Model confidence (mean pLDDT): 77 of 100. A computed fold for a 359-nucleotide RNA from a Pseudomonadota bacterium, annotated as Bacterial RNase P class A. NCBI's taxonomy places the organism under Bacteria, Pseudomonadati, Pseudomonadota. Its Rfam family is "Bacterial RNase P class A". It is annotated as a ribozyme. The gene name in the source record is rnpB.
[in-house]
RNA sequence: CCAGUAGGCCGGGUGACCGCCCUGACUUCGGUCGGGGAGGAAAGUCCGAGCUCCACCGGGCGAGCGUGCUGGGUAACUCCCAGGCGGGGCGACCCGACGGAAAGUGCCACAGAAACACACCGCCUCCCGCCUUAGGCGGGGGGCAAGGGUGAAAUGGUGCGGUAAGAGCGCACCAGCGGCCGGGAGACCGGCCGGCUGGGUAAACCCCACCCGGAGCAAGGCCAAAUAGGAGGACAAUAGGGGCCCGGCCUGUCCUCGGGUUGGCCGCUGGAGGUGGCGGGCAACCGCCAUCCUAGAUUGAUGGUCACCGCUCCGAUUCCAUCGGAGUACAGAACUCGGCUUACAGGCCUACUGGGCCA
Repeated sequence: CCAGUAGGCCGGGUGACCGCCCUGACUUCGGUCGGGGAGGAAAGUCCGAGCUCCACCGGGCGAGCGUGCUGGGUAACUCCCAGGCGGGGCGACCCGACGGAAAGUGCCACAGAAACACACCGCCUCCCGCCUUAGGCGGGGGGCAAGGGUGAAAUGGUGCGGUAAGAGCGCACCAGCGGCCGGGAGACCGGCCGGCUGGGUAAACCCCACCCGGAGCAAGGCCAAAUAGGAGGACAAUAGGGGCCCGGCCUGUCCUCGGGUUGGCCGCUGGAGGUGGCGGGCAACCGCCAUCCUAGAUUGAUGGUCACCGCUCCGAUUCCAUCGGAGUACAGAACUCGGCUUACAGGCCUACUGGGCCA
C1' cells in the first nucleotide's frame, strides 16, 4: 500500500424569523418568561417478559404446543457468552433443524442381478462332446463376489501377502462397533485390546428429556350521555332477599336477534432505566458508589424559509489551497422492556488475517 475478517460509533450542525405539542412560574386573562420534544432500526410482529382481565378445590389419567450437544448468563427466551463435535475457508473467522435408527412402523423413485439383499458381464476348477489340438466352442457339477457395469448409497476403505480363483483369509494404516484405563464439572478427548464389520432417512410418523392455562393496552377501569322499561329461547326458582313513585310495580344466569352511545378522564411514562467510576469474571454479565430524568400525542405534534458550515462525487488542474455544479441514506413513537430478523448514501475508530514493497 492492496484485499479481507470481527467489533464499535456517527449518520448532519449553527444562527435568524415564523409555526406546532407537552410542561413550570407569573398574569392587567390579552399574554410573558423558562425547560423539554422520534430511532439504530421507531420497521417485521418472529420469540420472551412486565402489566391487565378471565379461568384454575385437591389428586390421578389422557391429549396437545414448544425446545433439543455441554456448561454458564438473564426476569425470561427459540436470546447472549464460553466450550465440544461436524462442515466451509490459505487464514483471521463463519455456518450447524447438533438427543435417539439396538422400542416400533414407514420410505429409498429411476437405473441396476440385487436396496435387509435373488449375479447381468464375468474369474477359477472338474466331467462329457466337437474342432483348425500351447488351445478354442458347447453342455453339466462345484467354488467366488475380488474385477467391470448401475446408482446418492450395494456384504467397511486403501495397500501388500496369500489362493485353483477369491474373500479380513492374514498383516499395516484408517473408519465403525465393543471392552478396559487415563484426562475433563460436562459435551467429549487420548491410549491399549478385540472379534473383523449388512446401509441411509426422524426439517417421516414416532420414542426420550425438559418446559408450558387463555387473551391481550383496540388489555382494563371511571364519568357523562342516549335509546327500545325491546323481542325470542333454555335453565334456575315457585321461596327468600333487594329497589321504588307503596292500591302496588320491578328484580336471577346464559344464548340469539334488534336498537342506542363511537364523548371525556385514567391506564400513559421513574424504568429488570441512562451515564461515569471502582471491583469480580476468559466472556456474556454481576456487585458497589456517585449522578441524571431524556416525547406522551389522540384526524394523531417536532415543520417551513433564508444564510453559513460539515461530508461525498465531478470539473477548472498534475498536486495543495480556492472556485463552480450536483448530491446528502434507511426511515416517524402511540403501554413499556430484553432479543432476533430485515433496510441503510456516506464517513470514522480498534484489533486481527493474507499478499506486495521498503528499511